[in-house]
Order: sequence, then structure tokens, then C1' cells
RNA sequence: AGCGGAGUAGAGCAGUUGGCUAGCUCGCAAGGUUCAUGUCCUUGAAGUCGGAGGUUCGAAUCCUCUCUCCGCUU
Repeated sequence: AGCGGAGUAGAGCAGUUGGCUAGCUCGCAAGGUUCAUGUCCUUGAAGUCGGAGGUUCGAAUCCUCUCUCCGCUU
């Protein structure tokens, strides 16, 4: 330098032939249960979907540029 993959909540991930409130597990907080802790049950907080722009009535999803990480080739 070229090609491919990844980036979504504190962590790990799902979600794309564009659509109705962006979800799951763990973790965190509160409540219940318990003598207490854990387990278990309920509820809640936490997301500019890496960034910018474009297309569209509508974008996490399509297009362009760009940033970071991983791999392959030279």
C1' cells in the first nucleotide's frame, strides 16, 4: 500500500430483503425472601448503534469518506 472481518448499555453478544418502543445474558441499584450472606423473585438505571455526510416519508441496517482493533497479501 491492497483485501477481508469487527466496532450496538460497565462486560460479552443478538438484531440487517430499511418500518411499529433497540433487545438478551452477566454485572450494577432498589425492593421482596433470609437471623444474615448467597440463591431465588420483582422493578429500575445505564445506548449520539465508532465519527461525519448522503439517499429515503423513514437508516443500527443502504451508499461515500474517515477513526480504532484483528487477520491475510506485497
A computed fold for a 74-nucleotide RNA from a Bacteroidales bacterium, annotated as transfer RNA. The prediction has a mean pLDDT of 82. The sequence is in RNAcentral, with records from ENA. Lineage of the source: Bacteria > Pseudomonadati > Bacteroidota > Bacteroidia > Bacteroidales. It matches the Rfam family "tRNA". Rfam classes the family as a transfer RNA. Rfam links the family to the GO term triplet codon-amino acid adaptor activity. Rfam's curators write: Transfer RNA (tRNA) molecules are approximately 80 nucleotides in length.